A computed fold for a 455-nucleotide part of an RNA from a metagenome, annotated as small-subunit ribosomal RNA, 3' major domain. The RNAcentral record of the full RNA draws on SILVA.
Context: one part of a larger RNA
Formats: sequence, C1' cells, structure tokens
RNA sequence: UGACGGGGGCCCGCACAAGCGGUGGAGCAUGUGGUUUAAUUCGAAGCAACGCGCAGAACCUUACCAACCCUUGACAUGGCGAUCGCGGUUCCAGAGAUGGUUCCUUCAGUUCGGCUGGAUCGCACACAGGUGCUGCAUGGCUGUCGUCAGCUCGUGUCGUGAGAUGUUCGGUUAAGUCCGGCAACGAGCGCAACCCACACUCUUAGUUGCCAGCAUUCAGUUGGGCACUCUAAGAGAACUGCCGAUGAUAAGUCGGAGGAAGGUGUGGAUGACGUCAAGUCCUCAUGGCCCUUACGGGUUGGGCUACACACGUGCUACAAUGGUGGUGACAAUGGGUUAAUCCCUAAAAGCCAUCUCAGUUCGGAUUGGGGUCUGCAACUCGACCCCAUGAAGUCGGAACCGCUAGUAAUCGCGUAACAGCAUGACGCGGUGAAUACGUUCCCGGGCCUUGUACA
Repeated sequence: UGACGGGGGCCCGCACAAGCGGUGGAGCAUGUGGUUUAAUUCGAAGCAACGCGCAGAACCUUACCAACCCUUGACAUGGCGAUCGCGGUUCCAGAGAUGGUUCCUUCAGUUCGGCUGGAUCGCACACAGGUGCUGCAUGGCUGUCGUCAGCUCGUGUCGUGAGAUGUUCGGUUAAGUCCGGCAACGAGCGCAACCCACACUCUUAGUUGCCAGCAUUCAGUUGGGCACUCUAAGAGAACUGCCGAUGAUAAGUCGGAGGAAGGUGUGGAUGACGUCAAGUCCUCAUGGCCCUUACGGGUUGGGCUACACACGUGCUACAAUGGUGGUGACAAUGGGUUAAUCCCUAAAAGCCAUCUCAGUUCGGAUUGGGGUCUGCAACUCGACCCCAUGAAGUCGGAACCGCUAGUAAUCGCGUAACAGCAUGACGCGGUGAAUACGUUCCCGGGCCUUGUACA
C1' cells in the first nucleotide's frame, strides 16, 4: 500500500421487511449428471454451466459409430501432356458412393502460328486437407463484479524509502454530483449531458388515411372537404425557471403554483482502471505440436431421440373467482416482391343455459384404431385431426425464486430460423392489482477508520 475481521461509524440495492405470484409434491416438455451403448459427437460447471452454443438432429445438418470405397485428393496455385467442349441422356451391377455402357451436342478470339483465353481429363511433385491437441502460447469477441462510483496522471509539497497528499474533512447528491474548507493547483478515463423511442402542442403535407358540416350509398361507397383522427419531416416545451419554508447568504432539500409532463419525466442504447491464467483454437483468425493410402475425403445405414435413477428450467393441472355449450365485441407489433388499399388477424372480458363439490361434465397423461400434411423417405425418430381409453394429481417438507406501476398476475397475437416440427427465444398489444412502518437482522456493494503473526 492492499486484502481480510463472527472490529467500529456512515450510506445504498426487490438485500431484508410489507405484499402478490410461483418453484420444491403430480404428469408431460426440455437441458444436464449418471448409467448404458458399436456410437450415444464436442463444448459450457457456484453466483456468472444446466429451454446454454442449437434462430429449430428423420436424410442433410454431423463433428460420433459400423460397413463399403478414394489417395495431388471434395477445395486452391504452379509444371508437363492429351482433348475440344462444358453439358444432357439410355441400360447393367451395386445399399449407395462408384464402376461399366448407349446416344445427342462439338467453345470464343485470331496476326491462321497449338498462338491466346476458357474448360475437361491424365501424370509426377511442391502441396492441399484436419470440428485433431494446447483458451495455461494468442488475436478478436463475450460473461461477471456493475451502470457499482470509482480508477489515474502532470507539476508542486511531505517522507531516507516503499509511498502519501490531491481523492481526506463539514454538508449534499442517483453519482469523486455540486458547494464550502484545506499544501495543494490543475487535468484525463468514468458520472451527467449530447443519441433513439414514448407522453403534449404547433407548422408543413393530405393519399392508399380521416369525415364535423352539405349531398349520396348496403358500405367513407361516391362528390366534396383536410376541421378532427392518423401518418412523417421539422420546431417548441422542463431549466429547481417562479413563490414560500429550511439551510451557512452556498450546494441543496421540503411544500406550492402553473403545466401534457417536475425535480434524472419514463424506457432504451451506452459498461472507466481492472478482477476471475473466467469462456471460446467447434464462428473466424493464428504460434507451436501432431496425422498425411489417414486423425484427410466420399457413401449407405445407425447414433446425437437409449433409461433402475438424481438435479435445473418450463408447460398443464389439481377446479365453482371454475368446466362445458351457445352468443359476443374491442388491439398492436410483424409478415406477404410494390402497397396506410387487399390478405394473414385475437383471446381473456360481457350475456344466456347447464353442471352442484364428486377423482366429478375437474384433469388430461398413457394406450388401441382410423386419417391428413410436409418431404426421395415419417420403422428407429415429425406435427396435426377424429373415435375410443381416461393414469397421477384434492394446492405440495426443509428450503428457494421473481416482481415497486401500466409493473406483478392473467389473456391471446406476431416474427426469426425452417420442406415439416416450440410448452423455447425475441417482440406486440388486451385486462390490470397489493404493499413498502422502516434499515435491527440475512446477502452484495461504496466511503472513512481500527487490528493483523496474511501478500
């Protein structure tokens, strides 16, 4: 100087408390461990691995296994030789890769020279190739402490020196934010602001948007209009600016007015010096090492989907604040080649009827049968529909998690990737709460101080 303390002081955070909903018990989905296996490819491992890489494993993907094949190679550059095409196509063997075979077609320029370009095949060698190893050799990218308020430098001063001071102190703040004081005076990276969206108003512009008044129609359908809604470009608006109290006459804090919005308006983007030899050599790049008729390449089939078990994350339930039947409105994002036109477009809510507390008209697993779709192909191993079947489950031990407002809870909708496949991910809107006395305690963090046999 740090780090640590079941030392002290001050402060903060859904950290506790106050509340609401859940996980842990059941069934299923999904990931992981373990076991099994010819193979169940590899990585990720407290928080910060475990619906993670995977925005989608039937083949492909695919890296794994078995079998069958190739060896200048599936891909690149260079040399020599041959051909003129490349390409399409018939048949045979084969699981296919592949091997053999039949037919069609016969490149461009030209100084007419196999001269140039292009393409294919053959030969030999340099080489290709490797999702092989090392993330403890690395770049790049990322997680985490943490959007926490910190981390430093120049000159000066103090100290033999390591270092200190500044950055400590008194207030204050979300903040090393600002004010005051001070052997310090200044500065940098962070904070804040500048950026985007939402909330209000105005201007400009009215088509595909809108319809107040005037006509018209089944219908903003048409005439007409651009007031309103809306759209999309710009401008304004919030600054503790005003008033009062408090404070040190400061910074600020509390209350009020006006205002669409009030003290950072709300949400996002933005992540300092560094920590964890954190993660990734399987995105990519790359040093070294290793393989080179194989650890490279191709194909068919299998596996990644196994199943005494254990854990994580979710979905659906256990019902009457409900189930079922009928009726029944009202969205936003986004996508479809252009398109505010057209299409994809809700559910919960509300109303009526029924069920009457039961393993039930709850619950839907599992299994049998029949089909639809995608795709060469649904056996291993897809999704959906119909009929039948009708398991566990009556609110879950210890313990643990999320959330402070348009949030939690609840309800549906869309998108990416995708032939097909979501209870996942990322977005969108509808309905819409409860509670916060407070900081003693648990956890994490910041500042000052103290002890230390630790570095």